This is a predicted structure of a 252-nucleotide part of an RNA (large-subunit ribosomal RNA, domain VI) from a Bacteroidota bacterium. The coordinates come from a structure-prediction model, not an experiment, and the mean pLDDT is 87.
Context: one part of a larger RNA
RNA sequence: CGUUAGAAAUUUGAGAGGAGCUGACUCUAGUACGAGAGGACCGUGUCGGACGAACCUCUGGUGUACCUGUUGUAGUGCCAACUGCACCGCAGGGUAGCUAUGUUCGGAAGGGAUAAGCGCUGAAAGCAUCUAAGUGCGAAGCCCACCUCAAGAUGAGAUUUCUUUUAAGGGUCGUAGAAGAUUACUACGUUGAUAGGUCGCAGGUGUAAAGUUGGUAACAACAAAGCCGAGCGAUACUAAUUGCCCGUUUAC
Numbered sequence: 001c002g003u004u005a006g007a008a009a010u011u012u013g014a015g016a017g018g019a020g021c022u023g024a025c026u027c028u029a030g031u032a033c034g035a036g037a038g039g040a041c042c043g044u045g046u047c048g049g050a051c052g053a054a055c056c057u058c059u060g061g062u063g064u065a066c067c068u069g070u071u072g073u074a075g076u077g078c079c080a081a082c083u084g085c086a087c088c089g090c091a092g093g094g095u096a097g098c099u100a101u102g103u104u105c106g107g108a109a110g111g112g113a114u115a116a117g118c119g120c121u122g123a124a125a126g127c128a129u130c131u132a133a134g135u136g137c138g139a140a141g142c143c144c145a146c147c148u149c150a151a152g153a154u155g156a157g158a159u160u161u162c163u164u165u166u167a168a169g170g171g172u173c174g175u176a177g178a179a180g181a182u183u184a185c186u187a188c189g190u191u192g193a194u195a196g197g198u199c200g201c202a203g204g205u206g207u208a209a210a211g212u213u214g215g216u217a218a219c220a221a222c223a224a225a226g227c228c229g230a231g232c233g234a235u236a237c238u239a240a241u242u243g244c245c246c247g248u249u250u251a252c
Base pairs, nucleotide, nucleotide: 001152005163006162007161008160009159010158011157015149016148017147018146021049022048023047024046025045027043033038051106052105053104054103055102059100060099061098062097066093067092068091069090070089071086072085073084074083075082076081110144111143112142117137118136119135120134169246170245171244172243173189174188175187176186177185194239195238196237197235198234199233200232201231203228204227205226211222212221213220214219
C1' cells in the first nucleotide's frame, strides 16, 4: 500500500515445512519343521543406540556489583577494622539466568489408493488362463493421520463484538519484561503491584564488628551469627504526571 467505512478479537486451511531410523533380549517355544544338527513365521513384552524437541526438579558447568579465607603493596594518623591495585590478585563455595554430559518426551497406532507379487470369478479359445468385462489382498514407499507456519490464498476467506463522531481504536511518552541489535512483541501507567526501595520467606556463604567470659597464648563461646545479585510473596515509600498527535470527508 492492498484486501473498498474504520477498528478489536477469535478462527477455517489452499499451500508449505518438520518428523519418519534401528538393535538386543524375554515369552509364545526348544514348539511348528527336521533323521539329526539345528530351528522359525505370526503375535507379546522389556531394555537400549543414534537422532530430534522442550526444560532446569535432580547430577554437574558457568555465574567479573554474592559470601568466606588469604599473599604482596599503598592508603584511611597509629592498633583494630576497612578500602584501592596486583588476570575477578589468588584460592574455596555459590542464588537467578544460560547450559549438557542432566531430566522428560518423540518416531507410533490407524485409515485410503497402490508397486512388485499372490489371488477369486472368467471368456475370447466348450479346456486352461489373476484380465479382456468384473473383483480381492499386498510395502519403511504415495495420500491422510502427528507437530509447526499459513488469507499478499490479489481467488486477499469466515465468525463475533465495537463506532456512527474530533467516534471506536491506535500512536507518542513513561515504568518494565521469561521479548529484544534497532524495530517489533508482551505487561503496566494512580480505577496502579510495571520497576526500584522496604519488609517477610526461600536460597548462598559459614559464625561479622565491638564487647564480655574462659585460656599463659594461639584460640574458643555468647552466635545456624553477620553479610548477600538476579528468585517467591506482601507493601504505593519513589518513579510510571499532565498532555499532544493520528483516526471521521470515499461505506452508512